[in-house]
Molecule: transfer RNA
Organism: Nocardiopsaceae bacterium
RNA sequence: GGGCGAUUGGCUCAGCGGGAGAGCGCUGCCUUCACACGGCAGAGGUCACUGGUUCGAUCCCAGUAUCGCCCA
Numbered sequence: 001g002g003g004c005g006a007u008u009g010g011c012u013c014a015g016c017g018g019g020a021g022a023g024c025g026c027u028g029c030c031u032u033c034a035c036a037c038g039g040c041a042g043a044g045g046u047c048a049c050u051g052g053u054u055c056g057a058u059c060c061c062a063g064u065a066u067c068g069c070c071c072a
Base pairs, nucleotide, nucleotide: 001071002070003069004068005067006066007065010024011023012022013021018055026042027041028040029039030038048064049063050062051061052060
């Protein structure tokens, strides 16, 4: 330098163009003498960034950035 892939709550990851989600974690309550387990409720996200397509974009297109793999 070229090619491919990944980027979504704190972590690990789903998400077939229209509602942003799960598990774990965190907070509160219930339960217990207490803790743990369990149950219920809740908070927490500029979907890496910029632009484009579209009535509408996490999703499609282009570019940029970071990380990983391969080639040279």